This is a predicted structure of a 75-nucleotide RNA (transfer RNA) from Ensifer adhaerens. Lineage of the source: Bacteria > Pseudomonadati > Alphaproteobacteria > Rhizobiaceae > Ensifer. Rfam family: tRNA. Rfam classes the family as a transfer RNA.
RNA sequence: CGCGGGAUAGAGCAGCGGUAGCUCGUCGGGCUCAUACCCCGAAGGUCGGGAGUUCAAAUCUCCCUCCCGCAAUCA
Numbered sequence: 001c002g003c004g005g006g007a008u009a010g011a012g013c014a015g016c017g018g019u020a021g022c023u024c025g026u027c028g029g030g031c032u033c034a035u036a037c038c039c040c041g042a043a044g045g046u047c048g049g050g051a052g053u054u055c056a057a058a059u060c061u062c063c064c065u066c067c068c069g070c071a072a073u074c075a
Base pairs, nucleotide, nucleotide: 002070003069004068005067006066007065010024011023012022013021018055026042027041028040029039030038048064049063050062051061052060
């Protein structure tokens, strides 16, 4: 230098043009003598950064950053 995959809530992940969600965790409440389990509710996101296309972009296009893998090269 080449090819592919990935970046979305504290963690792990879904969502592939039309209001950003699930599980766990956190916080509050219920239950219990109490804790856990279980039940109800809430907070928490500029969807890695920038630009473009579109009525509308996490999603499509281009550039850049970071991570993983493959191939190649190498003293």